A computed fold for a 94-nucleotide RNA from Kineococcus xinjiangensis, annotated as SAM riboswitch aptamer (S box leader). Its mean pLDDT, the model's own confidence on a scale to 100, is 85.
[in-house]
RNA sequence: CAACCAUCCAGAGCGGCCGAGAGACCUGGCUCGACGACGCCGCAGCAACCCCCCGCAGCGCGGGCGCGGGUGCUACCGCCGGGAACGAUGGAGG
Numbered sequence: 001c002a003a004c005c006a007u008c009c010a011g012a013g014c015g016g017c018c019g020a021g022a023g024a025c026c027u028g029g030c031u032c033g034a035c036g037a038c039g040c041c042g043c044a045g046c047a048a049c050c051c052c053c054c055g056c057a058g059c060g061c062g063g064g065c066g067c068g069g070g071u072g073c074u075a076c077c078g079c080c081g082g083g084a085a086c087g088a089u090g091g092a093g094g
Base pairs, nucleotide, nucleotide: 001094004091005090006089007088008087013043014042015041016040017039021032022031023030025083026082027081028080029079044074045073046072049070050069051068052064053063054062055061056060078086
């Protein structure tokens, strides 16, 4: 980077730095934001995709744990309607 599979109405915030837009794209709304949003970093937390543990009709299914490892996530249903059929995260491969 392209293709595949699964998930996306549950849950979980404080501090520091920065300084103007942000909630993926188009459109119409709604909302957050100089009482500092978004982003980055630290700590804390949430969850349970993978590792891990157990079972089986066994290479995949079902169940379990959160002590530990790899990610992820922590305003609003992926913020909402319409459009486009896109995006995000994880997994296993190329």